[in-house]
């Protein structure tokens, strides 16, 4: 330097379809209250709606969807992948322009061997997930010591075979 491989309490990432959650919530109707304002995730401006009654409450009747997630056929693989951070480009109102922030992809730094558990953090609607620290114990692999059992200790830029 090529090329083939191994790690596995659910190995990673995709992922038909499927279950919950969101939620008796948005929102629509009706009927009473209320009485000046409404309209995006946040701010401005326009427009538009409104005393022929606007937000908003409260009661009846029907009633969701996105995001975020749990299994899981298949598919692609073992830096699988994840995570921060910069920059670009999209995207985000049941009118319409900014800005800001949110999302998605890209490209580029840079952590992190891997999954697990229990604690605080900060995202979220969440007791859901995942993430950041930090602790524990596994595992997988090299390297030192050891007769061996084991012990210590490094990091995938790494192990291991063949050229």
């Nucleotide at each position: 330097g090529a090329u083939a491989g191994a790690g596995g309490u659910u190995g990673c990432g995709u992922g038909a379809u499927u279950c919950a959650u969101c939620a008796g919530u948005a929102u629509c109707c009706u009927g009473c209250c209320g009485g000046a304002u409404g309209c995006a995730g946040c701010a401005g401006a326009a427009a538009c709606a409104g005393a022929g009654g606007a937000a908003g409450g409260c009661a009846g009747a029907g009633g969701a969807a996105a995001g975020g997630g749990g299994a899981a056929a298949g598919c692609g693989c073992c830096g699988a992948a994840a995570g921060a951070g910069a920059g670009c480009a999209g995207u985000u109102u049941u009118u319409u322009c900014u800005g800001c922030g949110g999302c998605u992809g890209c490209u580029u730094u840079u952590u992190u061997g891997g999954g697990c558990a229990u604690a605080g953090g900060g995202u979220g609607a969440a007791g859901a997930a995942g993430u950041c620290u930090a602790u524990g114990a596994c595992u997988g692999u090299c390297a030192u010591c050891g007769g061996a059992a084991g012990a210590u200790g490094g990091g995938g830029a790494g192990c291991u075979a063949u050229c």